Predicted 3D model of a 100-nucleotide RNA (SAM riboswitch aptamer (S box leader)). The coordinates come from a structure-prediction model, not an experiment, and the mean pLDDT is 82. Rfam family: SAM riboswitch aptamer (S box leader). Gene Ontology term of the family: regulation of gene expression.
[in-house]
C1' cells in the first nucleotide's frame, strides 16, 4: 500500500514551549493565523476497540486508537424539484474495526 464495514453539521485551552505559516493533495473560492500557524508537552472531549456490568441493544469506566477553528470548511461527478439550496447520492478523504 490493498481490500471490507461503521462513522464524519455534536463536543472538547484566557495552559507551558517554539516562532510562520495553515485549513489533505489539484484547481477555484471562503477563512484562520504575531491578540502566534505548524508541531511537541500539558490539559479536555468522545466512546470505535477494550474492561466491568446487566434480562438487555442498559449503565459505567477509561487501558488502544482518536479528534480538540468553520459541515471532511464549501465548490469538482451525477440525479430530483426549480432558480431556492444546511436536497439526494458518488468520488477522493480522516478515523476505528477486520481481513488478505
Nucleotide at each position: 500500500a490493498c481490500c471490507u464495514u461503521a462513522u464524519c453539521a455534536a463536543g472538547a485551552g484566557u495552559g507551558g514551549c517554539u516562532g510562520a505559516g495553515g485549513a489533505a493533495a489539484c484547481a477555484g473560492g471562503u477563512c484562520c493565523u504575531a491578540u502566534g500557524a505548524a508541531g511537541c508537552c500539558c490539559g479536555g472531549c468522545a466512546a470505535c476497540c477494550u474492561g466491568a456490568u446487566c434480562u438487555a441493544u442498559u449503565u459505567c469506566a477509561a487501558g488502544g486508537u482518536g479528534c480538540u477553528a468553520a459541515a471532511u470548511c464549501c465548490u469538482g461527478c451525477g440525479g430530483u424539484a426549480u432558480u431556492a439550496u444546511u436536497c439526494c447520492g458518488g468520488a477522493a478523504g480522516a478515523u476505528g474495526a477486520g481481513g488478505a